Overview: The RNA shown here (transfer RNA) has 69 nucleotides and comes from uncultured Cohnella sp. Its Rfam family is "tRNA". Rfam classes the family as a transfer RNA. NCBI's taxonomy places the organism under Bacteria, Bacillota, Bacilli, Caryophanales, Cohnella.
[in-house]
RNA sequence: CGGUGUGGCUCAGGGGUAGAGCAACGCAUUCGUAAUGCGUAGGUCGGGGGUUCGAAUCCCUCCACCGGC
Repeated sequence: CGGUGUGGCUCAGGGGUAGAGCAACGCAUUCGUAAUGCGUAGGUCGGGGGUUCGAAUCCCUCCACCGGC
């Protein structure tokens, strides 16, 4: 100096009420397990401040990790 930070994990979303896959839990199916189908729960979007009617999103700063000089 640059990049990244969002459910347990991997990641979308780049101003208008936060999502997917996997995992977890429940039900169905099965003699039973796995697989499959349906459903449920789980997030103050790394911390603080600013701009805005409205911020995960834009700006400043700090922290953590990765990379460059």